Context: one part of a larger RNA
RNA sequence: AACGAACGCUGGUUUCGUGCCUAAUACAUGCAAGUAGAACGCUGAAAGAUCAUCUUGCUCUUCUGGAUGAGUUGCGAACGGGUGAUUAACGCGAACGUAACCUGCCUGGUGGUGGAGGAUAACUAUUGGAAACCAUAUCUAACACCGCAUAAUAACAGUUGUUGCAGGACAACUGUUUGAAAGGUGCAAUUGCAUCACCACCAGAUGAACCUGCGUUGUAUUAGCUAGUUGGUGACGUAACGGCUCAUCUAUGCGACGAUACAUAGCCGACCUGACAGGGUGAUCGGGCACACUGGGACUGACACACAGCCCAGACUCCUACGGGAGGCAUCAGUAAGGAAUCUUCGGCAAUGGACAAAAGUCUGACCUAUCAACGCCACGUGAGUGAAUAAGGUUAUCGGAUCGUACAGCUCUGUUGUACGACAAUAACGACUGUGAGAGUGGAAAGUUCACACUGUGACAGUAUCUUACCAAAAAGGUGCGGCUAACUACCUGCCAACAGCACGCGGUAAGACGUAUGUCCCAAGCGUUGUCC
Numbered sequence: 001a002a003c004g005a006a007c008g009c010u011g012g013u014u015u016c017g018u019g020c021c022u023a024a025u026a027c028a029u030g031c032a033a034g035u036a037g038a039a040c041g042c043u044g045a046a047a048g049a050u051c052a053u054c055u056u057g058c059u060c061u062u063c064u065g066g067a068u069g070a071g072u073u074g075c076g077a078a079c080g081g082g083u084g085a086u087u088a089a090c091g092c093g094a095a096c097g098u099a100a101c102c103u104g105c106c107u108g109g110u111g112g113u114g115g116a117g118g119a120u121a122a123c124u125a126u127u128g129g130a131a132a133c134c135a136u137a138u139c140u141a142a143c144a145c146c147g148c149a150u151a152a153u154a155a156c157a158g159u160u161g162u163u164g165c166a167g168g169a170c171a172a173c174u175g176u177u178u179g180a181a182a183g184g185u186g187c188a189a190u191u192g193c194a195u196c197a198c199c200a201c202c203a204g205a206u207g208a209a210c211c212u213g214c215g216u217u218g219u220a221u222u223a224g225c226u227a228g229u230u231g232g233u234g235a236c237g238u239a240a241c242g243g244c245u246c247a248u249c250u251a252u253g254c255g256a257c258g259a260u261a262c263a264u265a266g267c268c269g270a271c272c273u274g275a276c277a278g279g280g281u282g283a284u285c286g287g288g289c290a291c292a293c294u295g296g297g298a299c300u301g302a303c304a305c306a307c308a309g310c311c312c313a314g315a316c317u318c319c320u321a322c323g324g325g326a327g328g329c330a331u332c333a334g335u336a337a338g339g340a341a342u343c344u345u346c347g348g349c350a351a352u353g354g355a356c357a358a359a360a361g362u363c364u365g366a367c368c369u370a371u372c373a374a375c376g377c378c379a380c381g382u383g384a385g386u387g388a389a390u391a392a393g394g395u396u397a398u399c400g401g402a403u404c405g406u407a408c409a410g411c412u413c414u415g416u417u418g419u420a421c422g423a424c425a426a427u428a429a430c431g432a433c434u435g436u437g438a439g440a441g442u443g444g445a446a447a448g449u450u451c452a453c454a455c456u457g458u459g460a461c462a463g464u465a466u467c468u469u470a471c472c473a474a475a476a477a478g479g480u481g482c483g484g485c486u487a488a489c490u491a492c493c494u495g496c497c498a499a500c501a502g503c504a505c506g507c508g509g510u511a512a513g514a515c516g517u518a519u520g521u522c523c524c525a526a527g528c529g530u531u532g533u534c535c
Stems, first nucleotide, its partner, number of pairs: 002533002005531005012380002016376002018373002020338001025336003029333002034075003039072002042069001047064003052059001082291003091216003095212001097210002102207001106204007114148001117145001124137003128133001154177010183196005217263003224254002229251001231249005267287003270281004293314005316327004344370001347368002352366001353364004383413004393404004418471003422467002432456001434454005478524002481521002483505001484503002490518003500506001
């Protein structure tokens, strides 16, 4: 000098930040991932119209309508958020390589979307179970599912050519193989147009995967380690290379340039310090990694071996009708425990971002705000001017005085902050719905897409910030130190006692500038001091 700090005394305001460093301990309660009816079949509320009852009402028939609910289906749920237990490792860093690789959504391009089927959930009926949850029978739809046709610059095989240091790559040709949703909506009206989707392929972008040289803590009171271990051949497997795995052959491979073992630790951009060199740290923010009660496993999928998915085993907790079931806060709040120590079971999707949707919109404890805390940094205030009887009072004293001290009082101002009323409904808002117009394409036309303009509405924070007016010096100063280092001294009390102390200085045994109290004073100031850690 610094701090994610803690403790003691004290404490007025504000902006912006920061806030379990310990038990990766256990968790009550609520929330944190849904969305689409313009993919699909059911359900069919309100409301409206209508028949009948002589009429109003009640009731009732039919039609429109499309709220709600669960289900099938698609996309998302692999992001975002948390934590740092593991890990000394191609984990991370910075730099190459992939002629050994994949890539949903998105962008550009080429070409397509033909034909034919069978089921199933929901629903209905019955049935088992305390529950969790099932079982049987009948029915139904789809952009769900299974086949067929078509076909390439795709895949496989072959031939030729060009090219590379090389394993090989590229191009042309030939043969074989392989796909889809006949979909939805708007407009038209039977030929279609537009839009959103869908399929195959080629590129791009983005994101991931792998390989390699270099760097990455301590201990030799750890010196030898290694059997899929080192390499070859052939296969499995993978998006892909590879002992990744297997069969077989070989006996290698690593190591004082520190292998192996043990201990410790998440890594970096950065942060702190320092003139630099260096040393220390890895909170917040950003990037990579790892983990999700403990251990293992795969499924789905473009992507997981998946925090709020599945299966198995284990420990723990809970429910039970004892037959069997349920659970996982290292999401956000919150609780207990631990600890010197770390906040609200708040508001809102208005903004930014994300998921879904044609869109309106829905969801979003991400995020934006607010709450608590002097935890930190910055800024402001606690008044300004004048004022000598140098008042009273305190302290001291050589008893003259000196000092607190222009300090107080008094007088004149100001009104930051504060108190009270009011105003502003500030900025942060762009986008979007709806309407109108224009051009392009299409056509018989319309709708729609694109662009422009207009109108309408949207604020959690918050009646907050800010502003105006009025009022009062009123409501706002403490903490350590004062022998030397080190800025700042006297009096009294005590008497090697009680005590102080950062120091390889010391003080205290009767006049203590060093203990305790008081006056005064130095330093810093809404803080000051102590402790801890690091430079």